A computed fold for a 119-nucleotide RNA, annotated as TPP riboswitch aptamer (THI element). The model forms 92% of the base pairs in the Rfam consensus.
[in-house]
RNA sequence: UGACAAUCCGAGGGGUGUCCGGUCUUCGUGUAAAGACCGGUCUGAGAUGGCCUUUUGUGGCCGAACCCUUUGAACCUGAUCCGGGUCAUUCCGGCGUAGGAACGGGAGUUGUCGAGUGA
Numbered sequence: 001u002g003a004c005a006a007u008c009c010g011a012g013g014g015g016u017g018u019c020c021g022g023u024c025u026u027c028g029u030g031u032a033a034a035g036a037c038c039g040g041u042c043u044g045a046g047a048u049g050g051c052c053u054u055u056u057g058u059g060g061c062c063g064a065a066c067c068c069u070u071u072g073a074a075c076c077u078g079a080u081c082c083g084g085g086u087c088a089u090u091c092c093g094g095c096g097u098a099g100g101a102a103c104g105g106g107a108g109u110u111g112u113c114g115a116g117u118g119a
Stems, first nucleotide, its partner, number of pairs: 001114006007106004011069004017042001019040008048063005075100003081094004
């Protein structure tokens, strides 16, 4: 002096599916459909608890864990998207050099790998 990585504190951003079984509710023609609750399955960092609202639609708020904060694929739009796979899915890939998307400090601290100069 360059690159990469890491940690703590405060602040902020974000998503929360799929299928199977059981119980109950509504409708009622019924081995049907929809919803609520419980248990399980799959993927993943993460599929959570409570409250309010609503015609069983749906929407909102608070908390926990997890991830992400411009070096931004956390996450949203495109998307009732395209191809592949699966019991099924936001399962995998494309789309994607696309358009959006949230910062300050301890400290230019600690570690690793280099480069230059001096003794």

Its mean pLDDT, the model's own confidence on a scale to 100, is 75. Its Rfam family is "TPP riboswitch aptamer (THI element)". From the family's description: Vitamin B(1) in its active form thiamin pyrophosphate (TPP) is an essential coenzyme that is synthesised by coupling of pyrimidine and thiazole moieties in bacteria. Gene Ontology term of the family: thiamine pyrophosphate binding.